[in-house]
RNA sequence: AGGGAUAUAGUUUAAAGGUAGAACUAUGGUCUCCAAAACCAUCAGUGUGGGUUCAAUUCCUACUAUCCCUGCCA
Numbered sequence: 001a002g003g004g005a006u007a008u009a010g011u012u013u014a015a016a017g018g019u020a021g022a023a024c025u026a027u028g029g030u031c032u033c034c035a036a037a038a039c040c041a042u043c044a045g046u047g048u049g050g051g052u053u054c055a056a057u058u059c060c061u062a063c064u065a066u067c068c069c070u071g072c073c074a
Base pairs, nucleotide, nucleotide: 001070002069003068004067005066006065007064010024011023012022013021018054026042027041028040029039030038047063048062049061050060051059
């Protein structure tokens, strides 16, 4: 330099146009002599800008970040 993939909660992931769900973690509660486990509840999220649409996490586009492949220089 060229090509490709990925980006959703603190972490791992689902939703593939119809208005974001789960698990773990954290916090609170029940239980327990205390804790752990178990059960219940709560908090928290779509990388950034633009476009299409009645409606965008989803489609288009540019950028950013990470990863992979190829090439060049040293």

A computed fold for a 74-nucleotide RNA from uncultured Lactobacillus sp., annotated as transfer RNA. Its mean pLDDT, the model's own confidence on a scale to 100, is 81. The source organism's lineage runs through Bacteria, Bacillota, Bacilli, Lactobacillaceae and Lactobacillus.